A computed fold for a 169-nucleotide RNA from a sheep gut metagenome, annotated as Lysine riboswitch aptamer. Rfam family: Lysine riboswitch aptamer. Its family is annotated with lysine biosynthetic process in the Gene Ontology. The coordinates come from a structure-prediction model, not an experiment, and the mean pLDDT is 78.
RNA sequence: UGAUAGAGGCGCGGUUUCCAUCAGUACAUGUCCGCUUACAGGAAAUGACGGGCAGAGGAAAGGGGAAGUCGCCGAGGAGCCAAGGGUCCACCUGAGGGCUUGAGGUCUCCGGGCUGCAGAAGAACAUUCUGCAGACUGUCGUCCCUGCAAUAGGGGCGGAGAGCUAUCG
Numbered sequence: 001u002g003a004u005a006g007a008g009g010c011g012c013g014g015u016u017u018c019c020a021u022c023a024g025u026a027c028a029u030g031u032c033c034g035c036u037u038a039c040a041g042g043a044a045a046u047g048a049c050g051g052g053c054a055g056a057g058g059a060a061a062g063g064g065g066a067a068g069u070c071g072c073c074g075a076g077g078a079g080c081c082a083a084g085g086g087u088c089c090a091c092c093u094g095a096g097g098g099c100u101u102g103a104g105g106u107c108u109c110c111g112g113g114c115u116g117c118a119g120a121a122g123a124a125c126a127u128u129c130u131g132c133a134g135a136c137u138g139u140c141g142u143c144c145c146u147g148c149a150a151u152a153g154g155g156g157c158g159g160a161g162a163g164c165u166a167u168c169g
Base pairs, nucleotide, nucleotide: 001169002168003167004166005165006164009073011072012071013070014069015068016067017066018065019064027057029054030053031052032051033050034049036047039094040093041092042091076110077109078108079107080105081104084101085100086099087098088097089096111137112136114134115133116132117131118130119129120128121127139159140158141157142156143155144154145153146152
C1' cells in the first nucleotide's frame, strides 16, 4: 500500500402476510344554510364551491406491532444541493407562491444500542428524526495493578468506523 474474510448485538435496512389504529374520519346519499370570489383569461346559476344536520351506507394511504424471508456491519440515519412527482391558494387553463415527497451526489456529521429531557413531524400518550445529558457496550491507544508468562484478567483516561482483527501479495 492493495485484495480477501470477519467481529460488536434488544446490531442495521428492504420485502411479504396478518393484526390493531387511522375512523364512524374522508367520501357517497338526502336535506338546510352561506357565497358568487384571486394576478390574467374562461365556465357555471336546477351550477360550481364552502359549511351544518341525518341514518342499521362507509374506505384508503402514510406511520405502528407480530411472524416469515432477503441483503448486510457506514450496515444505515441525518444535513445540504437537487431532476421529477403529489397537494393547497372555491372550479378549469396559465403565472406565481406555500407545504410535502424525492432518483441522484467521490459534499458534511454520526462506532453501537438503551434511558431521560427539549424540539420537529404525526390522528395519536404509538413511532420516527435531530440536539443535549447519563451510564452501558465493542474497538484501538496509553498508564496502573494481578500474574512466571501469554494474543490473560481487572481498573483509570482518551480517540474515532477513512476505524479494528485475521490471512495473502